[in-house]
Overview:
A computed fold for a 506-nucleotide part of an RNA from Pseudoduganella lutea, annotated as large-subunit ribosomal RNA, domain I. The RNAcentral record of the full RNA draws on ENA. Lineage of the source: Bacteria > Pseudomonadati > Pseudomonadota > Oxalobacteraceae > Pseudoduganella. The prediction has a mean pLDDT of 84.
Context: one part of a larger RNA
RNA sequence: UGCACAUGGUGGAUGCCUUGGCGAUUACAGGCGAUGAAGGACGUAGAAGUCUGCGAUAAGCUUCGGGGAGCUGACAAACGAGCAUUGAUCCGAAGAUUUCCGAAUGGGGAAACCCGGCCUUAUAGGUCAUCACUCACUGAAUACAUAGGUGUGUGAAGCGAACGCGGCGAACUGAAACAUCUAAGUAGCUGCAGGAAAAGAAAUCAACCGAGAUUCCCAAAGUAGUGGCGAGCGAAAUGGGAAGAGCCUGCAUGUGAUAGUCGGACUGGUAGUGGAACGCAUUGGAAACUGCGGCCAUAGCGGGUGAUAGCCCCGUACGCGAAAUCAGACCGGUGGUACUAAGCAUGCGACAAGUAGGGCGGGACACGAGAAAUCCUGUCUGAAUAUGGGGGGACCAUCCUCCAAGGCUAAAUACUCGUAAUCGACCGAUAGUGAACCAGUACCGUGAGGGAAAGGCGAAAAGAACCCCGGGAGGGGAGUGAAAUAGAUCCUGAAACCGUGUGCAU
Numbered sequence: 001u002g003c004a005c006a007u008g009g010u011g012g013a014u015g016c017c018u019u020g021g022c023g024a025u026u027a028c029a030g031g032c033g034a035u036g037a038a039g040g041a042c043g044u045a046g047a048a049g050u051c052u053g054c055g056a057u058a059a060g061c062u063u064c065g066g067g068g069a070g071c072u073g074a075c076a077a078a079c080g081a082g083c084a085u086u087g088a089u090c091c092g093a094a095g096a097u098u099u100c101c102g103a104a105u106g107g108g109g110a111a112a113c114c115c116g117g118c119c120u121u122a123u124a125g126g127u128c129a130u131c132a133c134u135c136a137c138u139g140a141a142u143a144c145a146u147a148g149g150u151g152u153g154u155g156a157a158g159c160g161a162a163c164g165c166g167g168c169g170a171a172c173u174g175a176a177a178c179a180u181c182u183a184a185g186u187a188g189c190u191g192c193a194g195g196a197a198a199a200g201a202a203a204u205c206a207a208c209c210g211a212g213a214u215u216c217c218c219a220a221a222g223u224a225g226u227g228g229c230g231a232g233c234g235a236a237a238u239g240g241g242a243a244g245a246g247c248c249u250g251c252a253u254g255u256g257a258u259a260g261u262c263g264g265a266c267u268g269g270u271a272g273u274g275g276a277a278c279g280c281a282u283u284g285g286a287a288a289c290u291g292c293g294g295c296c297a298u299a300g301c302g303g304g305u306g307a308u309a310g311c312c313c314c315g316u317a318c319g320c321g322a323a324a325u326c327a328g329a330c331c332g333g334u335g336g337u338a339c340u341a342a343g344c345a346u347g348c349g350a351c352a353a354g355u356a357g358g359g360c361g362g363g364a365c366a367c368g369a370g371a372a373a374u375c376c377u378g379u380c381u382g383a384a385u386a387u388g389g390g391g392g393g394a395c396c397a398u399c400c401u402c403c404a405a406g407g408c409u410a411a412a413u414a415c416u417c418g419u420a421a422u423c424g425a426c427c428g429a430u431a432g433u434g435a436a437c438c439a440g441u442a443c444c445g446u447g448a449g450g451g452a453a454a455g456g457c458g459a460a461a462a463g464a465a466c467c468c469c470g471g472g473a474g475g476g477g478a479g480u481g482a483a484a485u486a487g488a489u490c491c492u493g494a495a496a497c498c499g500u501g502u503g504c505a506u
Stems, first nucleotide, its partner, number of pairs: 001505009015491001016456002020427002022424007029416002031159002039101003042055003046079001049075003061095006070083003106115003116128004130156004135151004163194001164192005174181001178228001204211002215242005225233002246408003250348006260334005266328005272320003278293004294311002296300001302314003357381008367393001388403005443450002463490001466477004
């Protein structure tokens, strides 16, 4: 040095586990904000740090309920000082307090800071931004006026995951290159809103039969079409379903329905509460395993307990429950101002003009200018008035059908930041969220931004008193434990890699 056997170190694969994720279903909720939000800074306990909670009344204050023996949140134990059957801690509802920044709003500002005016009961408190609208007062050039100014009142602003409706609007890509085309009216930016939004009661379709607002789904159908007739794009009628609802207008008069508001009982939510039925023996550290004999079941879903428990614990099935507050539909009273898409009757009035259409240029329609109807309109034009007008895919006639240029409208449909419950031939720590662990953290970057690693002793700390070696680290005994090669770098402990012992070979 090699080989073999044995035994270790290192390392953290594998197995098992799960506090965390992922994907769904159902119901609820679908907003918060000048009464100062979302998000933060700084404080706050007997106690240094971090998290959680809270706000100078600061791990909390008050009231009303629930509950019933311990409690003073977590990492994180001990001590100290206290509270509590005169009901604490804890849970729910309603209140009080709620520093500073932040739309941030008295002015400024390098966010959490600086500097003011006015009023006042002067210690301490209140108020003072901008814009829009209403009303009042005032008021120029300029006579009336108007602009402007001042004030009262009301409102707005900012944030938020997706869904919605508008405005602006790419490129990569595909066409096996590329320009029309495609990707795509997508991504992105932006305005505005609601719990949904948008659309909506035919100047619609149809075809000589008829239907009867809108929306969504299935089929029609990858059809008819469109298309450098390439790549591709791609309907509608009609049929079947979900849902179903229709209405209004200006003036005057009359009547009085709804909304609102108050009350009642009911249902549901926000704490809870009752809730059946088992013992012995064996093995074992431990019984829930096994054996024997029982019991309950509207409960044998699930979880925990020293191994696998219907009957040990929490629960589960099935019942019960609210002082306070919220929601819903119902009933009764009130109300008749105001409001609403929306009661009824009568009379009068009104029936939508720079509109429809046309020319030119664009855009939308499945439809790329095409034979191109229909819809929108930048520009130039420009009717008729129900004896009228639009449409039926150039256009004309006949015929049919509807009534534009005003408005409102629930449901069926879309989504999930979130709350509650339930489920999974979903993952199981290089997986599953980036994040099972104090993670959008540490760290990197001027910045926009990028972005980790890191789970497991044991049933219980019983976490090793005491002795020995050592400066310590560490180790040897002793002790605990079922086990310590479970000893905190702690379950299992593979491989690479590195030793030690013995044998053989060289």